Context: one part of a larger RNA
RNA sequence: GAACUAACGCUGGCGGCGUGCCUAACACAUGCAAGUCGAGCGGACACCACUUUGUAGUAAUACAGAUGAAGUGUUAGCGGCAGACGGGUGAGUAACACGUAGCCAAUCUAUCUUUCCGUCCGGGAUAACUAGCCGAAAGGUUAGCUAAUACCAGAUACGCUCAUCGUGCGGCAUCGCACAAUGAUGAAAGCAGCAAUGCGCGGAUUGAGGAGGCUGCGGCCCAUUAGCUAGUUGGUGAGGUAACGGCCCACCAAGGCGACGAUGGGUAGCUGGUCUGAGAGGACGACCAGCCACACUGGGACUGAGACACGGCCCAGACUCCUACGGGAGGCAGCAGUGAGGAAUUUUCCGCAAUGGGCGAAAGCCUGACGGAGCGACGCCGCGUGCACGAGGAAGGCCUUCGGGUCGUAAAGUGCUGUCGAGGGGGACGAUUAUGACGGUACCCCUGGAGGAAGCCCCGGCUAACUACGUGCCAGCAGCCGCGGUAAGACGUAGGGGGCGAGCGUUGUUC
Numbered sequence: 001g002a003a004c005u006a007a008c009g010c011u012g013g014c015g016g017c018g019u020g021c022c023u024a025a026c027a028c029a030u031g032c033a034a035g036u037c038g039a040g041c042g043g044a045c046a047c048c049a050c051u052u053u054g055u056a057g058u059a060a061u062a063c064a065g066a067u068g069a070a071g072u073g074u075u076a077g078c079g080g081c082a083g084a085c086g087g088g089u090g091a092g093u094a095a096c097a098c099g100u101a102g103c104c105a106a107u108c109u110a111u112c113u114u115u116c117c118g119u120c121c122g123g124g125a126u127a128a129c130u131a132g133c134c135g136a137a138a139g140g141u142u143a144g145c146u147a148a149u150a151c152c153a154g155a156u157a158c159g160c161u162c163a164u165c166g167u168g169c170g171g172c173a174u175c176g177c178a179c180a181a182u183g184a185u186g187a188a189a190g191c192a193g194c195a196a197u198g199c200g201c202g203g204a205u206u207g208a209g210g211a212g213g214c215u216g217c218g219g220c221c222c223a224u225u226a227g228c229u230a231g232u233u234g235g236u237g238a239g240g241u242a243a244c245g246g247c248c249c250a251c252c253a254a255g256g257c258g259a260c261g262a263u264g265g266g267u268a269g270c271u272g273g274u275c276u277g278a279g280a281g282g283a284c285g286a287c288c289a290g291c292c293a294c295a296c297u298g299g300g301a302c303u304g305a306g307a308c309a310c311g312g313c314c315c316a317g318a319c320u321c322c323u324a325c326g327g328g329a330g331g332c333a334g335c336a337g338u339g340a341g342g343a344a345u346u347u348u349c350c351g352c353a354a355u356g357g358g359c360g361a362a363a364g365c366c367u368g369a370c371g372g373a374g375c376g377a378c379g380c381c382g383c384g385u386g387c388a389c390g391a392g393g394a395a396g397g398c399c400u401u402c403g404g405g406u407c408g409u410a411a412a413g414u415g416c417u418g419u420c421g422a423g424g425g426g427g428a429c430g431a432u433u434a435u436g437a438c439g440g441u442a443c444c445c446c447u448g449g450a451g452g453a454a455g456c457c458c459c460g461g462c463u464a465a466c467u468a469c470g471u472g473c474c475a476g477c478a479g480c481c482g483c484g485g486u487a488a489g490a491c492g493u494a495g496g497g498g499g500c501g502a503g504c505g506u507u508g509u510u511c
Base pairs, nucleotide, nucleotide: 001511002510003509004508006507007506008505009504010503013383014382015381016380017379018378019376020375021341026339027338028337030336031335032334035081036080037079040078041077043075044074045073046072047071051066052065053064054063055062056061088294089293090292098218099217100216101215102214103213104212107211108210109209112207115204116203117202118201119200120154122152123151129144130143131142132141133140134139161184162183163182164181166179167178168177169176170175190199191198192197220266221265222264227257228256229255232254233253234252235251236250237249239247269291270290271289272288273284274283275282276281296317297316298315299314300313319330320329321328322327347373349372350371351370355369356367357366358365359364386416387415388414389413396407397406398405399404420452422447423446424445425444426443430438455500456499457498458497459496460481461480462479466495467494468493469492470491476483477482
């Protein structure tokens, strides 16, 4: 000098764009953050045509009640899809975690896409519901009834899988691919519509996107860590997985790693990048983006195309809460917000209008993702706090050699202007036929009047800017050198001056 997720002191007019718990991965009150589909299913409830009863009336009719198919609406339950995304955090991790370059003849993939072939025929249950019982509650239990795109047999099998046999092609060692024959096993679901048809369902196939595995190379410190290792290293067989593999197991062999730093310890999420620097390099990894890991702590699996699953389940533990003491409930490192810690970090805001996501045929519903607004000079950028004229120069302050000098065209005064702010009027783009949270915002017009808007640090040298008074090694200053003990340009105050300016200084950190 530059930079900062900064903090502190003094000061503070406006706007735009950014940004805001670096500390306790400490504990959390409250609300919201993941639902949706009635065009998968049976119910329940509400409304209602028709019928019917009663009352009033001569009657039409009115009022009240009962029944209530189909229909309309709502939806607790069964079922489907989504809850593995999106959002948060950086604890752990020195590792194929990450980056980069490859490999998988060792792999999987819901929804979507391409193409082909199917969707036949049956069965038994169970929630809801009804009845009873238990419990303070959370909840549970017994009996009975019922449906499905829920569950389970049977049939069929173009592909697919497996076995046997064959042909051809290819490669990268095990081998791979294509075609053909025989045999074996394994599928499915319906719904809407008057219909046409649409949406689905099963098997295979193709692509895209996604995921898993393996490998070369690369990126911290300590040798005041020198030896480490028993599933350890390899083999055979079996198991397991979507898949290779000591991944797991049995048996066999005795190996494997290490000064090219094993093992141990410390520290740390990695990267694109960011800061600095002429560069080389050094330091860092906040916001944004990619990957990873984690979700009170530890462990485990279930479901599923996908999890070993933040707002799912089970077990154990610590903690908090409820309790009728028998037993239960909970997990903000989601958005706000609270306490605590700390030098320090925001609203318990508005909206789904846009973008995106989930579900749905759709209407639509949900969405603290997101779009916005609010708070903070925390940062960057822009603007303003007026402009012109105005005295050999008011008053006043300060200095003075007492002549004067200086603040100083500065003020007053005169003439103007109207940015920002204020008041009034109009009023968007963002949205496409409709739909705008932002927002009566941006922007435009009018009115009025210099009015509402300047501070902070410094002035001994480095370093730009000097005098007076006070003080008297005191009080104090200080980044380094150093100032202060009676004329201090270095302390304090004043006048003057220098620098920067809605900021200016200080502290901390990096180069």